[in-house]
Predicted 3D model of a 79-nucleotide RNA (c-di-GMP-I-GGC riboswitch aptamer) from a bacterium. Its mean pLDDT, the model's own confidence on a scale to 100, is 88.
RNA sequence: UUUGAUAAAGGCAAACCUAAGGUGACUUAGGGACGCAAAGCCACGGGCCAAUUAAUUGUUGGUAGCCGGGUUACCGAAC
Numbered sequence: 001u002u003u004g005a006u007a008a009a010g011g012c013a014a015a016c017c018u019a020a021g022g023u024g025a026c027u028u029a030g031g032g033a034c035g036c037a038a039a040g041c042c043a044c045g046g047g048c049c050a051a052u053u054a055a056u057u058g059u060u061g062g063u064a065g066c067c068g069g070g071u072u073a074c075c076g077a078a079c
Stems, first nucleotide, its partner, number of pairs: 001078004011036002016031006034065001040071003044068003047063006
């Protein structure tokens, strides 16, 4: 630097439930595990979702576990 077979130490946490916040998408905390080699972080590009709008316009939000990209990183393997 590239990569993810066999491991080892671990890590995260979908749906759902409870509480709280929010117009909403959704978020936070606890429980809970579908899964994940970056399911760590970042809304830069695309997509999707929400609010408002006559409007698919425009604006403002959300989604990183939708895809791409940026950036940091444990262990192993190859060079």
The sequence was found by an Rfam model in a public genome assembly.